[in-house]
Formats: sequence, structure tokens, C1' cells
RNA sequence: GAGGAUACUCCGGAGAAUCUCGCAUAUGCGGGUGCCGAAGGUGCAAAGCUCAAAGUAUUUUUGGGUGGAAUCUCUCAGGCAAAAGGACGGAGCAGACAA
Repeated sequence: GAGGAUACUCCGGAGAAUCUCGCAUAUGCGGGUGCCGAAGGUGCAAAGCUCAAAGUAUUUUUGGGUGGAAUCUCUCAGGCAAAAGGACGGAGCAGACAA
């Protein structure tokens, strides 16, 4: 001390089943089927790094490895009345680090 990871508080915050069976009466639990993507998690593009081959040769070409983001992807988890949760955005407060 410009900025600022991150924690906490407040505000906003989408999608998808008034389906079905059992328990037996409960906004519950378990099963089935159909769905949703915005907690968390999975997967990968380019750059970069690296190996091999081709080529007289280079800052070239081809192939492999490594690397690696998202609101993309998968749907494991989660979710499909409300509440809660909720990526992300805004405000407040504290603040590692720090030009």
C1' cells in the first nucleotide's frame, strides 16, 4: 500500500414428474420409468514442453507422449411443489500475498 487469492454476512439467482408401485397416511422412506445441469466430480481444444520419423538442411512436415479451460461434455453424485441448496453476479466486512 495500487491491486488482491480466499473466508464470512446480505441481496439477486435457471432447468426438469402435480408420473407410477409398495410401506400405510407421511410435503416421509424405498423400488420403477421418464427427465434436468448451475453444488461437487468425469472427459478434452489450442499454446507450451518432449520423443521418433521424413528431408541436404532450417524457425519445415508427419506421428506419438505430456500438458490443459469453460455456463462445453458425461450424468457418478445432486436435483425435478415449497423450504433448503445453487454455478454465477452485486454490495459489505476481514484479508494471505503484493506492483
Molecule: Glycine riboswitch aptamer